Context: one part of a larger RNA
């Protein structure tokens, strides 16, 4: 490098919008002839070699004579299917517009009840708390319980559902404001505006890090007290970064469906979401449709396992990634970060 490959053996980018640069792209209708074909010339093709017709060695191998053929270039001259280009069209792909329901889709403000913690002030008294069993640790300076009153901060029981929204990451208390998306229904509009996307650019859960706030509860470090042979742990009683809010950083996860993104197609059943459309008097129930989301299941792939119209199937375009285990996601160098560190990433050696 070819091939073959990526759910689980090595392997799908953490995501997507916005998409550059490039790939590859729907139906007709005319030109052109770049790309492609055909012809003729012209120029290249050192000789062997391979291919066809002969010759010599009694055949062969082998040596040998001729021929063919050695492609790509370059003028000229025709073809127009197909790919390209220009013109001029349609509307099935995308996309507006209109009308409508659904939704924890997002960003800022108010508000709210329960809870556990702290303060006050009563009632009360001698024990609480905590364990597998204690202990430490709190209480006669009055605890725990129990009532009333107030800071205060974080998180929304019930509803809640293989339920819904979101491109991932993620999103759950009520109400406002602002905003994004998808779904259906009419078919008025525009006319290939489509897909994929190497770099770029955004966006990313916890931890963490920089300023300033906050700061109940939980709790790395950290101290105690058990355990135990020891116990830098598991379990107890504390408790400090953080966890909670602004603003700025990091840029990473078993970031997962371990399964790239778009398109056609290829048997059924059966839950559950939005929602159109018929039918029947009907809350209703049955059929049918369009969009999500589960389950089971045929052919068909798959090493099995299992996947199965939400394919891991048949088939196309794109892009990313794999190549034997350790070394090693290390070293070096380089680019980002304040920093932890990211990305990008060997080879010796040695199975």
């Nucleotide at each position: 490098c070819u091939g073959g490959g990526u759910g689980u053996a090595a392997a799908g980018g953490g995501a997507c919008a916005c998409g550059u640069c490039g790939g590859g792209g729907g139906a007709g209708u005319g030109g052109c002839a770049a790309a492609u074909u055909c012809a003729a010339u012209g120029g290249g093709a050192a000789a062997a070699u391979c291919c066809c017709c002969g010759g010599g060695u009694u055949c062969a191998c082998c040596c040998u004579g001729g021929g063919a053929a050695c492609u790509g270039c370059a003028u000229u001259g025709g073809a127009a299917a197909c790919u390209g280009u220009c013109c001029a069209u349609g509307u099935a792909g995308a996309g507006u517009c209109u009308c409508g329901g659904a939704g924890a889709g997002g960003u800022a403000a108010g508000c709210g009840g329960a809870a556990u913690u702290c303060c006050u002030a009563g009632u009360g008294u001698a024990g609480c708390g905590g364990u597998g069993a204690a202990a430490u640790g709190c209480g006669u300076a009055g605890a725990u319980a129990u009532u009333a009153g107030g800071a205060g901060g974080a998180a929304c029981a019930c509803c809640a559902g293989u339920g819904g929204c979101g491109a991932a990451g993620g999103c759950g208390g009520c109400u406002u404001a602002c905003u994004g998306g998808a779904c259906g229904g009419u078919a008025a509009c525009u006319g290939a505006c489509g897909u994929u996307g190497a770099g770029g650019c955004u966006c990313g859960a916890a931890a963490g890090c920089g300023u300033g706030g906050g700061g109940a509860g939980c709790a790395a470090a950290c101290a105690g007290g058990a355990u135990u042979a020891g116990a830098u742990a598991c379990c107890c009683u504390g408790g400090u970064a953080g966890u909670c809010c602004a603003c700025g950083c990091c840029g990473u996860a078993a970031a997962c469906g371990a399964u790239g993104a778009c398109u056609a197609c290829u048997a059924g059943g059966u839950g559950u979401c939005g929602g159109g459309c018929a039918g029947c008097a009907a809350a209703g129930c049955u059929g049918u449709u369009c969009g999500g989301u589960g389950c089971c299941g045929c052919a068909g792939c798959a090493a099995a396992c299992g996947c199965a119209a939400u394919a891991a199937g048949u088939a196309g375009u794109c892009c990313a990634c794999c190549u034997g285990g350790g070394g090693a996601g290390u070293a070096c160098g380089u680019u980002c970060g304040c920093a932890a560190g990211a990305a990008u990433g060997a080879a010796a050696c040695u199975c």

The part of an RNA shown here (small-subunit ribosomal RNA, central domain) has 351 nucleotides and comes from an uncultured bacterium.
Its mean pLDDT, the model's own confidence on a scale to 100, is 84.
The RNAcentral record of the full RNA draws on ENA, Greengenes and SILVA.